[in-house]
RNA sequence: UUCGGGGGCAAGUAAAGUGGCGAACGGGUGCGUAACGCGUGAGAAUCUACCUUUCAGUAAAGGAUACCUUCGGGAAACCGAAGCUAAUACUGUAUGAGUCCCUUCGGGGAGAAAGACGGCCUCUUGCUGUCGCUGAGAGAUGAGCUCGCGUACUAUUAGCUUGUUGGUGAGGUAAAGGCUCACCAAGGCUUUGAUGGUUAGCCGACCUAAGAGGGUGAUCGGCCACAUUGGGACUGAGAUACGGCCCAGACUCCUACGGGAGGCAGCAGUGGGGAAUAUUGCACAAUGGGCGAAAGCCUGAUGCAGCGACGCCGCGUGGAGGAUGACGGUUUUCGGAUUGUAAACUCCUGUUAAGUGGGAAGAAAUGCCUGUGAAUAAUAUGCGCAGGAGAUGACGGUACCACUAGAGAAAGCUCCGGCUAACUUCGUGCCAGCAGCCGCGGUAAUACGAGGGGAGCAAGCGUUAUUCGGAAUCACUGGGCGUAAAGGGCGUGUAGGUGGUUAGUUAAGUCAGUUGUUAAAUUUCCCGGCCCAACCGGGAGCAGGCGACUGAUACUGGCUGACUAGAGCGUGGAAGAGAGAAGUGGAAUUAUCGGAGUAGCGGUAAAAUGCGUAGAUCUCGAUAGGAACACCGAUGGCGAAGGCAGCUUCUUGGUCUACUGCUGACACUAAAGCGCGAAAGCGUGGGGAGCAAACAGGAUUAGAUACCCUGGUAGUCCGCGCCGUAAACGAUGAUCACUAGAUGUAGGCUCUGCUUUGGCGAGGCCUGUGUUGUAGCUAACGCAUUAAGUGAUCCGCCUGGGAACUACGGUCGCAAGAUUAAAACUCAAAGGAAUUGACGGGGGUCCGCACAAGCGGUGGAGCAUGUGGUUUAAUUCGACACUACGCGAGGAGCCUUACCUAGGUUUGACAUGUACUCGCCCGCUGUAGAAAUACAGUUUUCCAAGUUUACUUGGACGGGUACACAGGUGCUGCAUGGCUGUCGUCAGCUCGUGUCGUGAGACGUUGGGUUAAGUCCUCUAACGAGCGCAACCCUUGCUGCCAGUUGCUAUCCUUCGGGAGCACUCUGGUGGGACUGCCUGGGAAACCAGGAGGAAGGUGGGGAUGACGUCAAGUCCUCAUGGUCCUUAUACCUAGGGCUACACACGUGUUACAAUGGCUAGUACAAAGGGAGGCGAAGUCGCAAGGCGGAGCAAAUCCCAUAAAGCUAGUCUAAGUUCGGAUUGGAGUCUGCAACCCGACUCCAUGAAGUUGAAAUCGCUAGUAAUCGCGUAUCAGAACGACGCGGUGAAUACGUUCUCGGACCUUGUACACACCGCCCGUCACACCACGAAAAUUGUCUAUACCAGAAAUUGCUUUAGCUAACCCUUCGGGGAGGCGGGUAAUGAAGGUAUGGGGGAUGAUUGGGGUGAAGUCGUAACAAGGUA
Repeated sequence: UUCGGGGGCAAGUAAAGUGGCGAACGGGUGCGUAACGCGUGAGAAUCUACCUUUCAGUAAAGGAUACCUUCGGGAAACCGAAGCUAAUACUGUAUGAGUCCCUUCGGGGAGAAAGACGGCCUCUUGCUGUCGCUGAGAGAUGAGCUCGCGUACUAUUAGCUUGUUGGUGAGGUAAAGGCUCACCAAGGCUUUGAUGGUUAGCCGACCUAAGAGGGUGAUCGGCCACAUUGGGACUGAGAUACGGCCCAGACUCCUACGGGAGGCAGCAGUGGGGAAUAUUGCACAAUGGGCGAAAGCCUGAUGCAGCGACGCCGCGUGGAGGAUGACGGUUUUCGGAUUGUAAACUCCUGUUAAGUGGGAAGAAAUGCCUGUGAAUAAUAUGCGCAGGAGAUGACGGUACCACUAGAGAAAGCUCCGGCUAACUUCGUGCCAGCAGCCGCGGUAAUACGAGGGGAGCAAGCGUUAUUCGGAAUCACUGGGCGUAAAGGGCGUGUAGGUGGUUAGUUAAGUCAGUUGUUAAAUUUCCCGGCCCAACCGGGAGCAGGCGACUGAUACUGGCUGACUAGAGCGUGGAAGAGAGAAGUGGAAUUAUCGGAGUAGCGGUAAAAUGCGUAGAUCUCGAUAGGAACACCGAUGGCGAAGGCAGCUUCUUGGUCUACUGCUGACACUAAAGCGCGAAAGCGUGGGGAGCAAACAGGAUUAGAUACCCUGGUAGUCCGCGCCGUAAACGAUGAUCACUAGAUGUAGGCUCUGCUUUGGCGAGGCCUGUGUUGUAGCUAACGCAUUAAGUGAUCCGCCUGGGAACUACGGUCGCAAGAUUAAAACUCAAAGGAAUUGACGGGGGUCCGCACAAGCGGUGGAGCAUGUGGUUUAAUUCGACACUACGCGAGGAGCCUUACCUAGGUUUGACAUGUACUCGCCCGCUGUAGAAAUACAGUUUUCCAAGUUUACUUGGACGGGUACACAGGUGCUGCAUGGCUGUCGUCAGCUCGUGUCGUGAGACGUUGGGUUAAGUCCUCUAACGAGCGCAACCCUUGCUGCCAGUUGCUAUCCUUCGGGAGCACUCUGGUGGGACUGCCUGGGAAACCAGGAGGAAGGUGGGGAUGACGUCAAGUCCUCAUGGUCCUUAUACCUAGGGCUACACACGUGUUACAAUGGCUAGUACAAAGGGAGGCGAAGUCGCAAGGCGGAGCAAAUCCCAUAAAGCUAGUCUAAGUUCGGAUUGGAGUCUGCAACCCGACUCCAUGAAGUUGAAAUCGCUAGUAAUCGCGUAUCAGAACGACGCGGUGAAUACGUUCUCGGACCUUGUACACACCGCCCGUCACACCACGAAAAUUGUCUAUACCAGAAAUUGCUUUAGCUAACCCUUCGGGGAGGCGGGUAAUGAAGGUAUGGGGGAUGAUUGGGGUGAAGUCGUAACAAGGUA
């Protein structure tokens, strides 16, 4: 305001655009890369925006275009048309000092620019400042390129390469260059590891280590590479560009289906994967970067904050006192100890956390103002300097400080068997579990689990993974190879490595000095800043390598010259199974032929198969053929090794010795290569006597695919060709030098003595080959001038055992196979040498009733007794080779007795203590009962004190009740003590000191003798000692003395009872005696053999006595005892039963089988024992057992108690008996509460088996075996057993080969739980990893071809489009460009054919592992066949 609009401010702002600069920095990641990628040091043919500096310029023109406006297309991304306009955008022209090009050096040619903002003004154009622009020079910075050296593993990758290597020319690039192209040449790399494969970003540095090294490459810093995968260029100073473009592929998203969009290995964040790794934070305040004149803008760079004990550092969780050493816990020897001054309690302090209040440094520049200096005409301006005012803090109200209250809120983890600091209880019972290695756990777990206690670290602790160390266990520093892993089978020889004397030269190695570099950070030392520290800052030092320059020249090397000691040649000699070829000889085996001859031969441990009457074996002769060469012959010789043996000849290699004539370092070693290389084996052709794998048969054996025997084919032999390995060994590589001896032997030379030449003997030198031994070496054994010693050079080889002298791949081979040569997996060992034992179907010596020689037994029969087994309600338990089985038990009818059944008891049959109570108890009687027991009755204590005549208190004793406890012949002898057996009365087992050895250990203790003996002697690196042996003890044998009853009796006496005596016997005490003392012989001695004397002779006989140890030997049932279990029962009492069963098996005995006897009769002689709840005489009864009896005797007195065999007679007469006595019937006796189960004995009757015992096995060596009786213990009774006693009274022992056991020495050992050991392989089962495999599958790579995007370059185009310049007649034309076409290159892609490695794979192969599977027994000893 006419409602259409116009103007101001916002604001010349937002937004968009043109233009400039940046975006190639900063930030991320480590795919790729084994490479000039990185590190280090050099170099020449280059570029470099912005920055600094110097010089010269900056004149005059032109045509467009974006934004914008108006239209159009499209879903979108975006695109198209018309119109307007500017520049420091774009394009010509001029000039051009210097620059570049050409040059006849006179010159010619090419080729630039952009202005903007201020100041002073003389006034329309000048002067001037700053920022720009152009050309050129220099610098700085940054970048590109080249080269030397260094830079992982693999040879089971050995050949690679065609633009490949070089040249000429051209093109191209910022720049040298095969970078590209044309032509030419045929080069280049490689065993000093090319090529291929696998793995990997590199470095400063980090971790570790004494160092050298080894491992790593996070954070920080330098370089490189990459940005979804592959290819490509554009722009630009710089890119072949993380947040740009184009193309192709894969993937995701949008879509209107036509077409488009995208790239977190930026910061946060999401998903996924994973054992595991953070917030979609704040700020540009500081530092730094980009742009800008500046203000300023941008900056997930950066500064800060958040999360995480992820690491490093610092601090706290309290301090002092505190003993009834509290409670509780744990443990205990029950006393205590420990937790433990720990707690409680008392007095303090106040870090951190909490609250209140205060509160930093990091901030000073730029810019602004003032002053000043030089430049300038200038008091503009810019630059420099000085001063001033003001602004700016994400962290953050954070660090820090003060105050308040208050011990208040703040300790865990691992471990405690050794290594390795720290120990006990309970639970568990080879289970559950632990474990880094060794290893714990099977009933007393310091090892598992828990508790208590302790040790170590500590806001952490422990586990797992990884790296270095220890590890001298890859050895440069700093190892080895005879036997532990390891010397090539041997030679020759290339490369390589190493190399004699001397002179000169050089200066490569080497050494010295100077110098450049070796970034910073880090590490080390010193100093400083945050309270300290971690952390940070400054200085010093280090930086070993590489480069340059100058010098030294001893050594090494190069070059030049010389020498002779190494090496080789020459001349004279020598030995030899050295090699090859040809020839030749005898013995023997076998075969054939002939003669002679007859029944066997052959073979073995023994046999058989086999051969033989068709005439073998044996024997004689002849012939044939093959192979090997007796004696010499050896510890010998030769050869590089393998290996080589009758004799002769030929050819030939090497060695030794003497002489020093010649050459003048020519040498040594030796990857690769080449050659040789036993036996067996292979191919081909011969040959074939003997032997002999395979094979056959016979034996052996459980079997015997073996050992033994009989046969026998390949093969063994020869020619040619392969193979290429052996314990190819001295288990010892080659060469050179040096380092004590002694003693053989082979070859040569030499000196000397004797000798007539041969010859004999003693030395010396060299070369071989042996033995022994010093130093030294070695783990030891051992080696030791022939080194395993001391040095030097070179080569080969080793790095725990097995898997594996294997697989796969390669090479070689006809094959067999050889060579090169792993891994998975598995184990904690495998191995060497030596030691001590043990063992051996190893050796030597020795002993023993061990064998042998004898005597008598057992095993067969009956019975007794013990055991097993079976049975049973129970048949209680223990003992099991020797070393259990007549054993515990030296004595089961009840008891014993532990077992079974039944009935009972529960403080108990027994002990101690406490409390309460009673005054009993015992005994007697009765009832029930099988008894135990229960009930009833009867009975009714003692002492002291008090007071009082009846009680109280205390004590003793006894009963009852309750509680502690008793009790257990329940388990464990593998928790133990004690005791015992056995090896074994065997002669051994040890110690001290010393010596030897690294040590375990050895010596002593062995050797030579001797003994019963480790007994003694002797020798001796041993000297001594202990336990054992022996002796001391007992007994027996002789004897002196003493003693003389109960013993004895010669002499004497006697009343015949005895006295007397002690001579004798005897008894018992004390002595003697026997010691190898004496003699002979032997011997060193010890000692041995013999002898004398003597009772006795060589420990006189016998006993007791049992070393260190072994057997987890035996015993918890003698006893003791730890632990554990039961507690109205696994304890205790009682009755009955059982331990005594009975198809059977075994052990030990007894009685026999008979005549050396049985029976009957007569008759003689012991010793040692026992006896009082006892032995029991005489006498008497009974057939007898025994009864009655009761003398004597506590025992040299009495009794048991007659000894028997024997002797003297008789009988029996060879038989199941006059043998034998079992069994059974009957009758008895004795003991005892009781003989039924279940006693002994007697008498009568009965009268089994048995006629001398298979395999096998036991005892005994002299007063013994055998035989005969007697006694005792136990015990009421009950021995054929056990322990003792005497009587009679032998045989045999050559001897140590064998059996068994033992001792010593030695030897072998793979054993050490010790041969009842160890250990191998197949098979069966389970599991594991690996190889092969028809094939399947994806991956990498090579070659050839097809097709060929984007892009670049070349060529082309009058068809389309086209502002700047040129010409123009102004229409247009030209040049150029766009676009199109074409060619070359070219990614992904396709086709075909190879190659590499990977996964899967029916089936298959071996391997490994696995408490108790099968078969054998291969190895270890002489392993039973080395």
This is a predicted structure of a 1426-nucleotide RNA (small-subunit ribosomal RNA) from a metagenome. Rfam family: Bacterial small subunit ribosomal RNA. Gene Ontology terms of the family: ribosome and structural constituent of ribosome. The RNAcentral record of the sequence draws on SILVA. Model confidence (mean pLDDT): 83 of 100.